The RNA shown here (transfer RNA) has 72 nucleotides and comes from a Candidatus Aenigmatarchaeota archaeon. Model confidence (mean pLDDT): 84 of 100. Rfam family: tRNA. The family's RNA type in Rfam is transfer RNA. NCBI's taxonomy places the organism under Archaea, Nanobdellati, Candidatus Aenigmatarchaeota. RNAcentral holds the sequence, with entries from ENA.

RNA sequence: GCCUCGGUAGCUCAACGGUAGAGCGUCUGACUUGUAAUCAGAAGGUUGAGGGUUCGAGUCCCUCCCGGGGCU
Numbered sequence: 001g002c003c004u005c006g007g008u009a010g011c012u013c014a015a016c017g018g019u020a021g022a023g024c025g026u027c028u029g030a031c032u033u034g035u036a037a038u039c040a041g042a043a044g045g046u047u048g049a050g051g052g053u054u055c056g057a058g059u060c061c062c063u064c065c066c067g068g069g070g071c072u
Stems, first nucleotide, its partner, number of pairs: 001071007010024004018055001026042005048064005
């Protein structure tokens, strides 16, 4: 330098172009003499950055940044 895969909640990951979710974690409450477990609820996202297409983009297109793998 080229090819390829990935970047979404604190972590691990989902999400046919049509309201961004789950598990774990955190917080609150219930239960308990108390803790753990269990149950109920809540908070937490500029979807790596910027542009484009579209009525509408996490998703499609372009450029760039970061990371993994491969080739030379």